RNA sequence: UGGCAUCCGCGUGACUGGCGCCUGGAGGGAGCACCCUCGGGAAGCGCGGAUCUCCUGAAGCCGCGCGCCUGGGCAUUCCAU
Numbered sequence: 001u002g003g004c005a006u007c008c009g010c011g012u013g014a015c016u017g018g019c020g021c022c023u024g025g026a027g028g029g030a031g032c033a034c035c036c037u038c039g040g041g042a043a044g045c046g047c048g049g050a051u052c053u054c055c056u057g058a059a060g061c062c063g064c065g066c067g068c069c070u071g072g073g074c075a076u077u078c079c080a081u
Base pairs, nucleotide, nucleotide: 002055005051006050007049008048009047010046011045012044015041016040017069018068019067020066021065025038026037027036028035029034060074061073062072
């Protein structure tokens, strides 16, 4: 000096579903677990700053009060272009 991890600030931000219980999103629509608008969340990514440790911090993270489901996103690893 760089990297990893953590914290803070700014920007950006995918995904935000169905049924039941229920006090615990609303309205409209449909080719029905989706679409639009509003509300409420949100990991991750980029930039800046600070800090522990020492080269490491793995088997994970994101929407919902709970349960049963459905479908996605992100990070990581490998391969191809």